Order: sequence, then structure tokens, then C1' cells
RNA sequence: ACGUAGCAUAAUGGUAAUGCACCUGUUUUUGGUACAGAAGAUUGUAGGUUCGAGUCCUACCGUU
Repeated sequence: ACGUAGCAUAAUGGUAAUGCACCUGUUUUUGGUACAGAAGAUUGUAGGUUCGAGUCCUACCGUU
């Protein structure tokens, strides 16, 4: 300094988003490509502040 979905990244203190992957459907002799749709997150752990915390504060864990 960093920790957010399987991977890679977003998110003014106010419904956690996007791409790839995975799943389903259409297309195709099959696969792939293309198109459409759906699902998937105790935001590292435990506390604190606040009407409200991924975001602010503290300790710890892990990585560099």
C1' cells in the first nucleotide's frame, strides 16, 4: 500500500456495477462464433461511529 462473484476491475456515507467465464435458449450436422436471457457477493475477520458503512475509526489475519 492492498483485500469486493470463478477471474479481472468499478462504486460521492444512501438499492454493490461492468467485462470475461459458468448455466439456459436461438442459430449450427456437431463443436466454435454470433445473438438473447438467467443465476452467482455475509465487500478478509471482529468491533466502533452513524438514521444509514464496500467507503470513516480501531484491532487482528493475509498478500506485496
A computed fold for a 64-nucleotide RNA from a marine eukaryotic metagenome, annotated as transfer RNA.
Rfam family: tRNA. The family's RNA type in Rfam is transfer RNA.
The sequence is in RNAcentral, with records from MGnify.